[in-house]
RNA sequence: GCCCCCAUAGUUUAACGGAUAGAACACAUCCCUCCGAAGGAUGAGAUAUAGGUUCAAUUCCUAUUGGAGGCA
Numbered sequence: 001g002c003c004c005c006c007a008u009a010g011u012u013u014a015a016c017g018g019a020u021a022g023a024a025c026a027c028a029u030c031c032c033u034c035c036g037a038a039g040g041a042u043g044a045g046a047u048a049u050a051g052g053u054u055c056a057a058u059u060c061c062u063a064u065u066g067g068a069g070g071c072a
Base pairs, nucleotide, nucleotide: 001071002070003069005067006066007065010025011024012023013022018055027043028042029041030040031039048064049063050062051061052060
C1' cells in the first nucleotide's frame, strides 16, 4: 500500500428498513435480615464520527476514526 471483518449501556450482547432500541450481569434506592449474602420490587444508563438514500436508518451507500485478520 491492497483486501476482508468488527464498532449498540460499565461489561457480554439482541433488534425483516417501521414497537417507547430489548435483555443478562454489574450499579443506585427500597423491601426482607440483628448485620450481611441470597431473594424480591423499582430506577438510571447505549447505536464510533460526518455526510448521503428513504415517508422512515442500529440496519442500506460513501468517507473518516479505532480494533482484529490476510496478502505484499
Molecule: transfer RNA
Organism: Patescibacteria group bacterium